[in-house]
Molecule: SAH (S-adenosyl-L-homocysteine) riboswitch aptamer
Organism: Rivibacter subsaxonicus
């Protein structure tokens, strides 16, 4: 790093929907009995934290230590490789929303 969960960014009740998810469908290339990849565009659904830090579970990979059995080395022993285990460490970029009304709750002002 991937995917998933908590918890902090006040809250409630409505509503409207972009993305992503689900389902249906129209095309297009591929392949081509069938059957299946991909691309894409509509319609219905569900949606207002998808972000930002913080902790954690798996799982991936990479350095490092360490290393049983075991392998190489005619054999020992040394040396090397290694299952395992520990430590640290792992992107960037884009698109679209992030909205509306109404209550309350913090907070500052003014009166």
């Nucleotide at each position: 790093g991937c995917u998933c969960c908590c918890g902090a960014g006040g809250a409630g009740c409505g509503u409207u929907g972009c993305g992503a998810c689900a389902g249906g469908u129209a095309g297009u290339g591929a392949a081509g009995c069938c059957a299946u990849c991909a691309c894409c565009g509509c319609c219905u659904g569900c949606c207002a934290g998808g972000c930002u830090c913080g902790g954690g579970a798996c799982c991936c990979g990479g350095u490092c230590g360490u290393a049983c059995c075991g392998u190489c080395c005619u054999c020992c022993a040394a040396g090397a490789c290694a299952a395992g285990c520990g430590a640290c460490c792992g992107c960037a970029g884009c698109a679209a929303c992030g909205g509306c009304g109404c209550u309350c709750a913090c907070c500052c002002c003014a009166c």